A computed fold for a 350-nucleotide part of an RNA from an uncultured bacterium, annotated as small-subunit ribosomal RNA, central domain.
[in-house]
Context: one part of a larger RNA
């Protein structure tokens, strides 16, 4: 390579937008370039095959034929795919109505709580532990009351609830804004799927320049504890956790499951929406759409388990996988301010 494959054995890129590519809805004509039939001309000879013939016979040699799946031309064919060209509404897309949400970005307020300050009460402890000691305290702590000052985080609602591509989002309110559900009409007419490269976004740590710094807390420092104890437990305690701008680009970035479409029992929760039967209403009840979960059938899987949210059943695209170790490293290239990130082997080994 043909293939087999990608939840847990190796293997879906961390998630999105999109170029070029390749795929691609119905109907009617046209067209022949994919296709298919015929036919010609070529596709040396020998060789291999088939038939026969010559050397006594084989091997060998000889004559005839297949073949040579291919490549041009010419007539053909119109099912399917390309290409023209006209239409259509069920894909997708727009408007209008209604609607739910911790979706984003920005500013303003809010209350408990810790921690510190200043007074006031009030006096020997207090913190801390498996039990202790560092440690705080007669310069008045802990405890209690009252004001102040900062920083961060947002109890209770909160819920297998809800939103978002993914990272991730949670007090309360304004402004700005994305995206998404439903129900009905009208408009466009196939405008669609995917996406190699690109470009964006991407938790936590970490980096650079200025700010903040209340709590917690690497480093580091003391006390325990132990045969040590560069730990676990305590007492401190910096950087960092916050903000702003600018990198960095990775994580068990996990549903270890890519993205779209169709199709294929069902039962039960729950979140938004619609329409309908009964009631004044609340609400139950039946039907439907989206989303999320739990069991389950058939399938389907080594099993585990997947089951209309698929790991079924099929199409399209795009990624990655090819035994362990060495190695996601070396070198080489590219991005980084650096730490490092991407890309990515080979000797040897078993």
């Nucleotide at each position: 390579c043909u293939g087999g494959g990608c939840g847990u054995a190796a293997a879906g890129a961390g998630c999105a937008c999109g170029u070029a590519g390749g795929c691609g809805g119905a109907u009617u004509c046209g067209u022949a370039a994919g296709u298919c039939g015929a036919u010609u001309g070529u596709g040396a000879a020998a060789g291999c095959c088939c038939u026969g013939a010559g050397c006594u016979c084989a091997a060998c040699u000889c004559a005839g034929g297949a073949a040579u799946u291919g490549c041009a031309g010419u007539c053909g064919a119109a099912a399917c795919u390309g290409c023209g060209a006209a239409c259509c509404u069920u894909g997708a897309a727009u408007a209008c109505c209604c609607g739910a949400g911790a979706g984003g970005a920005u500013g303003a307020c809010g209350g408990a709580a810790u921690u510190c300050c200043u007074g006031g009460u009030g006096u020997a402890g207090a913190a801390g532990u498996g039990a202790a000691a560092u440690u705080c305290g007669u310069a008045g702590a802990u405890a209690u009351c009252a004001g102040g000052a900062g920083g961060a985080a947002c109890a209770c609602c909160u819920g297998a609830g809800g939103c978002g591509a993914a990272g991730g989002c949670g007090g309360u309110u304004g402004u700005c804004u994305g995206g998404u559900g439903g129900u009905g009409u009208a408009u466009u007419g196939a405008c669609g799927c995917u996406g190699a490269g690109g470009u964006g976004c991407g938790a936590a740590a970490g980096c650079g320049u200025g700010g903040g710094g209340a709590g917690c807390a690497a480093a580091c420092a003391g006390g325990a504890u132990u045969a040590g104890a560069u730990a676990c437990c305590c007492u401190g305690g910096u950087a960092g956790u916050c903000c702003a701008c600018g990198c960095c680009g990775u994580a068990a970035a996990c549903g270890a499951u890519g993205g779209a479409u169709a199709c294929u029992a069902g039962a039960u929760g729950u979140u938004c929406g619609g329409a309908g039967u009964g009631u004044u209403a609340a609400c139950c009840c039946u039907c439907u759409g989206a989303g999320u979960a739990u069991c389950g059938a058939a399938g389907c899987u080594a099993a585990c388990g997947c089951a209309u949210u698929a790991a079924g059943u099929a199409u399209c695209c795009c990624g990655c996988c090819u035994g362990g170790g060495g190695a996601g490293u070396a070198c080489g290239g590219u991005c980084g301010c650096a730490a490092g990130g991407c890309u990515a082997a080979a000797a040897c080994u078993c």